[in-house]
Overview:
Two RNAs folded together computationally: RNase P RNA and transfer RNA, 456 nucleotides in total.

């Protein structure tokens, strides 16, 4: 010096001009304008994928249903987030990925190809009996080949997969059919750990795929619907008209059904008709810095200081100057063994993703820089 | 801004784990004096992009893009 890991951070700065949205404050000729202060976007504000808080509907009840998540412990307002961990799995390595319960609780499904796709199968082969039969014969029979029956999962072949593996006995052939060694399952027991699991001994031929991002058990979770939630006030109109559905049992309380609870005598859809106002929820909040103590950490617990957009279709902007970053080039100096690297200097060129809308906490995604630590090394050196 | 849903051949749209189809409409031929109509045939496709899961994904799951819809109050 190249590739590469992995963590935290910035998101140009100061001045001058011209403007844009709120606020305060002061003036004037006061349904408005003028002056002067002071504020004025993120690290993802974005995708609306999750979690929550806040509001309404019973402070949200029972079951069924439906939907999510799914090692293990912890943190949390809760999460599918995040942390430490275990177990699997990728990389020479820093370090990275994982929807990682359950397939002896049941059902599906496993296309083609293959004889068989799940307590499985005999197509080729192996082996044995009977039959036929070239042919050999020491005349006792042997018996290539063919055919038919039956045994065999060792061994070919299909396949993503074909019911552990090596070897040895065994047997006509063969086979966990029996042993030994290895693998991996079920159980028992010790130690070690909150566990998840690790180890270590023993028992048991128990070896019968694979999916559950297929239905499905199993545990935990989860009641709607959203700030165009929801309250106030004000203005104008036709509290009209049409279907349905109910009239003591139905309908409403926003996602399916059933009970229950509550409201109310009608409800629910369309058509038609009026306004496109104002105030408030609105921004001090599971806030932010720092320091310190607890904790491996996530993250709590404390003192201290800060106040940091609240607009209503929607501002938050543009030039200029100087300085600063980054890239390219060239020159000069300086280290280095060297590839390169640093410093000054002129020229050119460039600054990315991206705009708040009720607020929070994650994830994902989009994107410019530098800055620490770790790792590897074939060329260069 | 909060909520739905859609993306398959040039248009319209099936297919919901096992060789990607249909109608139109496109190209040739064959019929016709010619022209449509008709009859034969055939060409066209990253199933919107990229990642999982499974022997396999158009489908099942995420995560982007992209197109369309709804959602104010009073009576």
């Nucleotide at each position: 010096g190249a590739a590469g890991c992995a963590g935290a951070c910035c998101a140009g700065a100061u001045g001058g001009c011209c403007g844009c949205u709120g606020c305060c404050u002061g003036c004037c000729u006061c349904c408005g304008g003028c002056a002067g202060g002071g504020a004025g976007a993120g690290g993802a504000a974005a995708g609306u994928c999750c979690g929550g808080g806040c509001u309404c509907c019973a402070c949200a009840g029972g079951g069924c249903g439906u939907g999510g998540u799914g090692c293990u412990g912890g943190a949390u307002a809760a999460c599918g987030u995040c942390c430490a961990g275990c177990g699997g799995g990728g990389g020479u390595g820093a370090c990275c990925c994982c929807a990682g319960g359950g397939a002896u609780a049941g059902u599906g499904c496993c296309a083609c190809a293959g004889a068989g796709a799940g307590a499985a199968g005999u197509c080729c082969g192996c082996c044995u009996a009977c039959c036929g039969a070239a042919g050999c014969u020491u005349c006792g029979g042997c018996g290539a080949c063919g055919g038919c029956a039956g045994g065999u999962a060792a061994g070919g072949g299909u396949g993503a997969a074909a019911g552990g593996g090596u070897g040895a006995g065994g047997u006509a052939a063969g086979a966990g059919c029996u042993c030994a060694c290895c693998g991996g399952g079920u159980c028992c027991g010790g130690c070690g750990g909150u566990g998840a699991c690790g180890u270590c001994g023993g028992a048991u031929g128990c070896c019968a795929g694979g999916u559950a991002a297929a239905c499905c058990c199993c545990a935990c979770c989860a009641g709607g619907a959203g700030c165009a939630a929801g309250g106030c006030c004000g203005a104008a109109u036709a509290g009209g008209g049409a279907a349905g559905c109910g009239u003591c049992a139905a309908g409403g309380a926003c996602g399916g059904c059933c009970c229950g609870u509550c409201c109310a005598u009608g409800c629910u859809u369309c058509c038609g008709g009026g306004u496109u106002g104002g105030c408030u929820g609105c921004u001090u909040g599971a806030g932010g810095c720092u320091g310190c103590c607890g904790g491996u950490a996530a993250c709590g617990g404390u003192a201290g200081c800060c106040c940091u957009a609240g607009a209503g279709g929607a501002a938050u902007g543009g030039c200029c100057a100087u300085c600063g970053c980054c890239c390219g080039u060239a020159g000069c100096g300086g280290g280095g063994a060297g590839a390169c690297c640093c410093g000054c200097u002129g020229c050119g060129g460039g600054a990315a993703c991206a705009g708040a809308a009720c607020c929070c906490g994650g994830c994902u995604u989009a994107c410019g820089g530098g800055c620490u630590g770790c790792u590897u090394c074939a060329a260069c050196c | 801004a909060g909520g739905c849903g859609c993306g398959u051949a040039g248009c319209u749209c099936a297919g919901g784990g096992g060789u990607a189809g249909a109608g139109c409409a496109c190209u040739a031929g064959c019929u016709c004096g010619a022209c449509a109509c008709g009859c034969u045939a055939g060409g066209g496709g990253u199933c919107g992009g990229c990642g999982g899961u499974u022997c396999g994904a158009a489908a099942c799951c995420g995560c982007c893009c992209g197109c369309g819809c709804c959602u104010a109050c009073c009576a």

About this RNA:
The prediction has a mean pLDDT of 79. It holds a member of the Rfam family "Bacterial RNase P class A". Rfam classes the family as a ribozyme. Gene Ontology terms of the family: tRNA processing, ribonuclease P activity and dimeric ribonuclease P complex.